[in-house]
This is a predicted structure of a 106-nucleotide RNA (SAM riboswitch aptamer (S box leader)) from Clostridium vincentii. The coordinates come from a structure-prediction model, not an experiment, and the mean pLDDT is 82. The source organism's lineage runs through Bacteria, Bacillati, Bacillota, Clostridiaceae and Clostridium. Rfam family: SAM riboswitch aptamer (S box leader). About the family: The SAM riboswitch is found upstream of a number of genes which code for proteins involved in methionine or cysteine biosynthesis in Gram-positive bacteria.
RNA sequence: ACCUUAUUAAGAGUGGUGGAGGGACCGGCCCUUUGAAGCCCAGCAACCUGUAAUGUUUUAUUACGUGGUGCUAAAUCCUGCAGGAAUAUCUCCUGGCAGAUAAGAA
Numbered sequence: 001a002c003c004u005u006a007u008u009a010a011g012a013g014u015g016g017u018g019g020a021g022g023g024a025c026c027g028g029c030c031c032u033u034u035g036a037a038g039c040c041c042a043g044c045a046a047c048c049u050g051u052a053a054u055g056u057u058u059u060a061u062u063a064c065g066u067g068g069u070g071c072u073a074a075a076u077c078c079u080g081c082a083g084g085a086a087u088a089u090c091u092c093c094u095g096g097c098a099g100a101u102a103a104g105a106a
Stems, first nucleotide, its partner, number of pairs: 003104006013041001015040003021031003025080001027078002042072003047068002050064005076098001081095005
C1' cells in the first nucleotide's frame, strides 16, 4: 500500500514559537502578515488499554480519564456518481464513491 468493521451536523486556543502558506484530490467557496503550515504548551473527546459500579451464561451498560492514538474555522466547508421532492431563479432529502480516524486482519 491493500482488505474488514465502526464513526464522521457534538466538543475543544484572545497561549508561546515560527514567518507564508492552508482547507486530501477536481470544480467552487473560504481562512491567512489583525500572522498560514510546522513545533511546544494547553484543551476536547472516549476508538483502544486500564480502573470502578451495576446486571449477567457468554457478555453488556455506565462512570473516570493514568496510558496508546486522534482531534481543536466553516457538516468530511460544499461538490463529484445514482435516485427522489419542490421549484423552474434558488434549494432540500436518500444512498453510493472518495477521504479522515480508531480497532482488527493479512